[in-house]
Molecule: Bacterial RNase P class A
Organism: Bacteroidota bacterium
């Protein structure tokens, strides 16, 4: 000085006409005028977590569902920030014969359990988990002049296959070889110290293994109502008081009040509870709320009562009807405008305190879109800026829709897109000292 990564801002300005919307304030009396001020981002995108509002609703239990998924701290909360630990990659340093260990930098991390249980690991390969002798070594028969061919026995050190092959290295030992056996590295397991804690360190024991896979099922621990501003709430207009359809339309011998008289398990009204149907509450099931459970005829059985007979009457039970209610579905038709919700917030900026940090706390100023088919612009002129031409450099002329892109209930995040520029970190390369 230049590249590479990482992160923090900004991401067109100035001025002059016109033009939209919003508020204040004025005139003026109708879809009016005039002042004056404000008007689309860091992501407004994506619909991925999390809320905060509003409705079910008075509100719950258990199953399934869905998430998360080392500790610890933050926050309304979160699957999200901070900060450590563990594993892992890359560089460059240090120790060791070597395995390997450490230590800086700058990453990455979907990290509870595999020894409850099931499943997977294709192709190659001799063989992929209760898993193995292909090639090779070792020791032996048999046959052959030898070279080799046919065979037993032992071997998981070497070798080939694969991502991965029953821990590594070095050294003893063996026919040959293997944790067989020794030291070290590596796993395991209790102690001890350290730290809130995941964790780590140091001695000790232990030949130690039953591979990897859970962003496969599953275990386990925690944590979740549903739905969404087209949530919801007022006024106003309409309306055929239309048509069809299904389900239901209980218990007085369950307690209480009360009324009447024949003083009774009597009649009859009312509360109440049970039940039974509907609807509603997350997917189911309990549970809970809310509604309703009303009259009248018909046949029919068999009891009582009257009558001298025909024959009449009374209540109960079944079976239907029929009007009425309640509750759903379904044709059909009419209305559908305007107001609230709609922007003052878990708020943004400065100072300070505490903290490693994320963040929290105390003052001090501030009000920065609220449209509704949808305002927040449009042109012109001059600087920035890219790109062309052009020059020793310049001037200077062109020519540019100047990145990625547009608020609709708000706010915390993740994630995706971004053309130039500023500022800080850090590695690398080149000069220079």
């Nucleotide at each position: 000085a230049g590249u590479u990564c990482a992160g923090u801002c900004c991401g067109g300005g100035c001025a002059a006409u016109u033009g939209c919307u919003g508020u204040u304030c004025u005139c003026u009396u109708a879809u009016g005028g005039g002042a004056a001020u404000a008007g689309a981002g860091g992501a407004a995108a994506g619909u991925c977590c999390g809320a905060a509002c509003u409705u079910c609703a008075u509100a719950g239990a258990a199953c399934a569902g869905a998430g998360u998924g080392c500790c610890g701290g933050g926050u309304a909360a979160c699957g999200c920030c901070c900060g450590g630990a563990g594993a892992u990659u890359a560089u460059u340093c240090g120790g060791g014969u070597a395995a390997c260990c450490g230590a800086a930098u700058a990453g990455u991390u979907a990290u509870g359990g595999a020894a409850a249980g099931u499943g997977c690991c294709g192709c190659a390969g001799a063989a992929a988990a209760u898993a193995u002798a292909c090639c090779g070594u070792c020791c032996u028969g048999g046959u052959g002049a030898a070279a080799g061919c046919c065979g037993g026995g032992a071997u998981a050190a070497g070798g080939g296959u694969g991502a991965a092959a029953u821990g590594g290295c070095a050294g003893g030992g063996u026919a040959a070889g293997a944790g067989c056996c020794u030291a070290c590295c590596g796993c395991g397991g209790g102690a001890a110290u350290g730290g809130u804690a995941a964790c780590a360190u140091u001695a000790c024991c232990g030949g130690c293994a039953a591979g990897g896979u859970a962003a496969a099922c599953c275990c386990c621990a925690c944590u979740c109502g549903a739905a969404g501003c087209a949530a919801g709430g007022g006024c106003a207009a309409a309306u055929a008081g239309g048509g069809a359809a299904a389900u239901c339309u209980g218990u007085u011998a369950c307690u209480c009040c009360u009324g009447u008289c024949u003083u009774g398990u009597a009649c009859g009204g009312g509360a109440g509870g049970c039940a039974c149907a509907a609807a509603g509450u997350u997917g189911u099931u309990c549970g809970c709320u809310u509604u309703g459970u009303u009259u009248g005829u018909u046949u029919g059985u068999g009891u009582c009562c009257c009558u001298a007979u025909c024959g009449g009457g009374a209540a109960a039970c079944a079976a239907g009807c029929a009007a009425g209610g309640a509750u759903u579905u379904u044709c059909g038709g009419g209305u559908a405008g305007c107001c609230c919700g709609c922007u003052a917030g878990a708020g943004c900026u400065c100072c300070g305190g505490a903290g490693u940090a994320a963040u929290u706390c105390g003052g001090a100023a501030c009000c920065a879109a609220g449209a509704u088919a949808a305002a927040u612009a449009a042109u012109u002129g001059c600087c920035g800026c890219u790109c062309c031409g052009g020059u020793a450099a310049a001037a200077c002329g062109g020519a540019g829709a100047c990145a990625c892109a547009a608020a609709a209930u708000u706010c915390g995040g993740c994630u995706u897109a971004u053309a130039g520029g500023u500022c800080u970190g850090a590695a690398c390369u080149a000069u220079u000292u």